This is a predicted structure of an 87-nucleotide RNA (c-di-GMP-I riboswitch aptamer) from Neobacillus niacini. Model confidence (mean pLDDT): 87 of 100. Its Rfam family is "c-di-GMP-I riboswitch aptamer". Its family is annotated with cyclic-di-GMP binding in the Gene Ontology. About the family: GEMM was predicted in a large-scale screen for bacterial structured RNA regulatory elements. Lineage of the source: Bacteria > Bacillati > Bacilli > Caryophanales > Neobacillus.
RNA sequence: UCUCGAUAAAGGCAAAACUGAUGAAAAUCAGUGACGCAAAGCUAAAGGGGCUAAGGCGCAUUUGCGCUACGCCAGCCAGUUACCGAA
Numbered sequence: 001u002c003u004c005g006a007u008a009a010a011g012g013c014a015a016a017a018c019u020g021a022u023g024a025a026a027a028u029c030a031g032u033g034a035c036g037c038a039a040a041g042c043u044a045a046a047g048g049g050g051c052u053a054a055g056g057c058g059c060a061u062u063u064g065c066g067c068u069a070c071g072c073c074a075g076c077c078a079g080u081u082a083c084c085g086a087a
Stems, first nucleotide, its partner, number of pairs: 004085002012037002017032006035075001041080003047077002049073003055068005
């Protein structure tokens, strides 16, 4: 240095739920809270996958149905950076 991940040390993040706010929604932010995480750090048309459909298009006019992301998710896989140093 690379691989790897300990009943090690120092720490870190924060699921669900509740409250408030933003948003058409997916979801996000803040507070409380900890399910868990060795990357649960970062990266979203310039890797894949997933979610939503305001607007648009088509069909139906039974007031709906279908398609569509440059919207959203990285705590889905992935890429990339990184603390410590037992076996």